[in-house]
c-di-GMP-I riboswitch aptamer from Firmicutes bacterium UBA3576, 87 nucleotides, folded computationally.
The sequence was found by an Rfam model in a public genome assembly.
The organism belongs to Bacillota, within Bacteria.
RNA sequence: UAAGUACAAGGGCAAAGCUGUCGAAAGGCAGCGACGCAAAGCCAUGGGUCUACAGCGGAUUACCGCCAUGACUGCCAGGCUGCCGAC
Repeated sequence: UAAGUACAAGGGCAAAGCUGUCGAAAGGCAGCGACGCAAAGCCAUGGGUCUACAGCGGAUUACCGCCAUGACUGCCAGGCUGCCGAC
C1' cells in the first nucleotide's frame, strides 16, 4: 500500500398500530411509533402473493365467477450501488 475478516465505533432504515391524505381496492404518502433489518438502499427482470375500478360471463334486489395494464423489493431470486474495519 492492497485484499480478506470479527468484535466494535459512527450511524442508517423503520414492522404492527394510531391520525391525516390519495386510491374502486390492494396499497402508497406524511406525522407519531419501534417489530425487526449488515443492504429492511435502488431496479418490477424471473417466480410468488394481494386487489378487481373498468371489461367479459352468469344471475336478477344488487350478487357470483374470470381477468392486471394496478400493488407488494420488510416474499424469494437476480442485477446495480454503499459505511467502518482491530487481532